Overview:
c-di-GMP-I riboswitch aptamer from Firmicutes bacterium HGW-Firmicutes-4, 84 nucleotides, folded computationally.
[in-house]
RNA sequence: CUCCGAUAAUAGCAAACCUGAUGAAAGUCAGGGACGCAAAGCCACGGGUCUAAGGCAUUUUGCUAAGACAGCCGGGUUGCCGAA
Numbered sequence: 001c002u003c004c005g006a007u008a009a010u011a012g013c014a015a016a017c018c019u020g021a022u023g024a025a026a027g028u029c030a031g032g033g034a035c036g037c038a039a040a041g042c043c044a045c046g047g048g049u050c051u052a053a054g055g056c057a058u059u060u061u062g063c064u065a066a067g068a069c070a071g072c073c074g075g076g077u078u079g080c081c082g083a084a
Base pairs, nucleotide, nucleotide: 004082005081012037013036017032018031019030020029021028022027035071041077042076043075045074046073047072048069049068050067054064055063056062057061
C1' cells in the first nucleotide's frame, strides 16, 4: 500500500412509524424515533424498481420519464480505524 473486517477504539448515518412542509404522484426535506449499516458518504453510468403530471392511443383504461429510488444489484469516486 492492497485485499480484508473484531463482541476493539473514536466518530457517524438512521428503516418502520409519528408530526410538519413540499410535490400530480412516486418521493424529498425538517423534527422526533432506531430496524439496521464499514461506505446506509457522493455520482442515475449499466441493469432493475416506483410514479405517470404532460403526451399518445383503441380513452371507466392502457402505454410512456423529461420525475424519482444510491438502505435492490453492478460500476465510478472520496474517506475513519487496524485485531486476525